[in-house]
RNA sequence: GAUAAAGGCAAACGUUGUGAAAGCAUCGGACGCAAAGCCACGGGUCUAAACCUGAAAAGGUAUGACAGCCGGGUUGCCGAA
Numbered sequence: 001g002a003u004a005a006a007g008g009c010a011a012a013c014g015u016u017g018u019g020a021a022a023g024c025a026u027c028g029g030a031c032g033c034a035a036a037g038c039c040a041c042g043g044g045u046c047u048a049a050a051c052c053u054g055a056a057a058a059g060g061u062a063u064g065a066c067a068g069c070c071g072g073g074u075u076g077c078c079g080a081a
Stems, first nucleotide, its partner, number of pairs: 001078001008033002013028002016025003031068001037074003041071003044066003051060003
């Protein structure tokens, strides 16, 4: 980062499984993506089993999660301006 080339990934939704949930994995499927490859370091967001508070309703809280929320780190294909 282009009216380039070769490719890559895969949202929503659905199948199956897993988890308390958020979510994750698998298969199908493509909304899109120049890192939509990888990493929880900073911010942010989501969930709340256990724990705490409460008469109850409920509230609080990450040790859980999100890399397709932003920043950062790191690796990679091509090569016009």